[in-house]
Bacterial RNase P class A from Puteibacter caeruleilacunae, 362 nucleotides, folded computationally. The source organism's lineage runs through Bacteria, Bacteroidota, Marinilabiliales, Prolixibacteraceae and Puteibacter.

RNA sequence: AUUGCAGGCCGCUCUAUCGCUUGUUUGUUUCGACAAAUGAGAGGAAAGUCCGGGCAACAUAGGGUAUCAUGCUUCCUAACGGGAAGAUCUUCGAAAGGGGAUAGUAGCGUAACAGAGAAUAACCGCCCGAUUUGAUCGGGUAAGGGUGAAAAGGUGGGGUAAGAGCCCACCGGUAGUUGUGGCAACAUAGCUAGCCGUACGUCUCAUGGGUUGCAAGACCAAAUAUACCAACAAUUAAGGAUGACCCGUCCAAUGUUGGGGGGUAGGUUGCUUGAGACUAUUGGUGACAAUAGUUCUAGAUAAAUGAUAGAGGCCUUGUCUUUGAUAAGGUACAGGACCCGGCUUAUAGGCCUGCUUUUUUU
Numbered sequence: 001a002u003u004g005c006a007g008g009c010c011g012c013u014c015u016a017u018c019g020c021u022u023g024u025u026u027g028u029u030u031c032g033a034c035a036a037a038u039g040a041g042a043g044g045a046a047a048g049u050c051c052g053g054g055c056a057a058c059a060u061a062g063g064g065u066a067u068c069a070u071g072c073u074u075c076c077u078a079a080c081g082g083g084a085a086g087a088u089c090u091u092c093g094a095a096a097g098g099g100g101a102u103a104g105u106a107g108c109g110u111a112a113c114a115g116a117g118a119a120u121a122a123c124c125g126c127c128c129g130a131u132u133u134g135a136u137c138g139g140g141u142a143a144g145g146g147u148g149a150a151a152a153g154g155u156g157g158g159g160u161a162a163g164a165g166c167c168c169a170c171c172g173g174u175a176g177u178u179g180u181g182g183c184a185a186c187a188u189a190g191c192u193a194g195c196c197g198u199a200c201g202u203c204u205c206a207u208g209g210g211u212u213g214c215a216a217g218a219c220c221a222a223a224u225a226u227a228c229c230a231a232c233a234a235u236u237a238a239g240g241a242u243g244a245c246c247c248g249u250c251c252a253a254u255g256u257u258g259g260g261g262g263g264u265a266g267g268u269u270g271c272u273u274g275a276g277a278c279u280a281u282u283g284g285u286g287a288c289a290a291u292a293g294u295u296c297u298a299g300a301u302a303a304a305u306g307a308u309a310g311a312g313g314c315c316u317u318g319u320c321u322u323u324g325a326u327a328a329g330g331u332a333c334a335g336g337a338c339c340c341g342g343c344u345u346a347u348a349g350g351c352c353u354g355c356u357u358u359u360u361u362u
Stems, first nucleotide, its partner, number of pairs: 001358001004355007012312007020041009043333001047344002050342005055213004062247004067209005072086005087102006103204002107202005123145002125141006153171006172196002174193008217269004226260001228259005239251004276295008313331008
C1' cells in the first nucleotide's frame, strides 16, 4: 500500500428573518382568550407488533384437563424465547471469523427409488444331503458379489461342513469407574464389560404461561324512554363475566339474554421522576454491580420543531496548471402517543481500535 473480518462512535454544521407546540411565573380579560419574561421541543432504530415486564381492570382469588413455549454449563438481569463467557457436535470460509444444534430413549412410526431384504433379511454365491448325470428339491450360512445415501463396527488370526464377535488380539463406538485439570458443561490418561446400526418424528420428563390492554381504567357535565316484542327463569335459578373446556367464584339476593327504539358521543384525568440518564472511582475476562456526584430532557389529541436566504463540511463525476483548483449533482434509513428492557429489519457516507490476506521497501 492492499484485501476482508470483528467491535465502537457520528450521521450534516453555523448565522439571520419569519413561523409552530408546550412548561413555569406575572398581568389583563368581553372568561372565548390575550400579552410579557424565562425554559424545553423526536430515534438508533421512534419501524415490525415478535418476546419480557411495570401499571390498570376482570377480581376476593383458585383447581384440573388439554394446548403452547423453552430445554448444554456457569454467570448477569425486575424478567425474558434476552445478554456475557465457555463446552461438545456440525457446517461455510484460504484465514481472521460467521452460522446451526444441544433434556430422555422404554415403545411405536418413517427413511422415496433401486434392491431378496432397510432390523424377525436371503437374489447370486459358499457348504451338506437326496437324486432320474447335473437340472431340481431340502437344510445351513451372512465371510465374498450386486442394488443403494446407508446392508447389522473395522483389520488380522483361530475355529467350522461352510461361515458368523462364535472365540482371541488390536482399533473404533457405547456404558460404568479411577486419577489429574476445570465452579461446571467437559478434556485427558488408565481399567472393566462382546454391550455393538443410524437419523428423524411421535412419545416421555422438567420448567414456565390467567386474560385484556391507555381505544385499559377513573371522574365530571349534559340529555333521555326503555311506556314495546320474544324466549328463559323463580333464588341450591335461566343467563352473563372470567385465552380453550370442566369445576369453582362473582354479577346477586328480584330478573337475565336477544331484538326494536331513544339520548349522548363534550370535558378532566391516566400523561411523564423512571428497574431513568451522564461522569468518576472500585471490583469483574465480560455482560454488569457497588459507591459518590451531576442532571430533569415532548406530553400532542387530527396530532407541533418548518420555511426563506447566505456561508461551510462530507461524498460522486468531469476538466485542468493534480499537496490543489474549478463546474455540476447529491447529502441516508426515517418521525413519538402509557412507560421501560430486549430481539428482528432498513440505513448515502465518515471516523477510531484490533485482527487476517497479498505485495513492496528497509
Overview:
It matches the Rfam family "Bacterial RNase P class A". It is annotated as a ribozyme.